Molecule: transfer RNA
Organism: Planctomycetota bacterium
RNA sequence: CGGGGCGUAGCGUAGCGGCUAACGCGCCUGCGUCGGAAGCAGGAGAACGUCGGUUCGAAUCCGGCCGCUCCGA
Numbered sequence: 001c002g003g004g005g006c007g008u009a010g011c012g013u014a015g016c017g018g019c020u021a022a023c024g025c026g027c028c029u030g031c032g033u034c035g036g037a038a039g040c041a042g043g044a045g046a047a048c049g050u051c052g053g054u055u056c057g058a059a060u061c062c063g064g065c066c067g068c069u070c071c072g073a
Stems, first nucleotide, its partner, number of pairs: 001072007010025004018056001027043005049065005
């Protein structure tokens, strides 16, 4: 320098045009226990890297930029 892939809660993932963005782990509260753990019940937490575009409607499609990563030179 050229090309590909990825970028969603603290972490790992799902969601692939239209209900209130879902699940696991973790976290918080209560029950539990002598106290914990396990287990059970409930709860909080992301507006989807960023800026534009398309559309009645975008996390989802298109483009630029940024970051991570892989391949080539």